Transfer RNA from a Candidatus Aenigmatarchaeota archaeon, 73 nucleotides, folded computationally. The coordinates come from a structure-prediction model, not an experiment, and the mean pLDDT is 85. The source organism's lineage runs through Archaea, Nanobdellati and Candidatus Aenigmatarchaeota. RNAcentral records the identical sequence in 3 taxa. It matches the Rfam family "tRNA". Rfam links the family to the GO term triplet codon-amino acid adaptor activity. Rfam's curators write: Transfer RNA (tRNA) molecules are approximately 80 nucleotides in length.
RNA sequence: GGGGUCAUGGUGUAACCUGGCAGCAUAUUAGGCUCCAGACCUGAGGAUUGGGGUUCAAAUCCCUAUGACCCCA
Numbered sequence: 001g002g003g004g005u006c007a008u009g010g011u012g013u014a015a016c017c018u019g020g021c022a023g024c025a026u027a028u029u030a031g032g033c034u035c036c037a038g039a040c041c042u043g044a045g046g047a048u049u050g051g052g053g054u055u056c057a058a059a060u061c062c063c064u065a066u067g068a069c070c071c072c073a
């Protein structure tokens, strides 16, 4: 220098191909249960890497930037 894969709550991941309310687990937190705690049950808050475009509508499609990893030179 060229090419490829990836980026989603604190953490791990689903949804992407086929555009339509961002789900699950765990952690945190409130309540219940318990003599207390743990386990268990119920609830709450928290996320689409940045910018632009297409569209009625974008995590998803297109362009670009940034970062991580891999391959070629």
Stems, first nucleotide, its partner, number of pairs: 001072007010026004020056001028044005049065005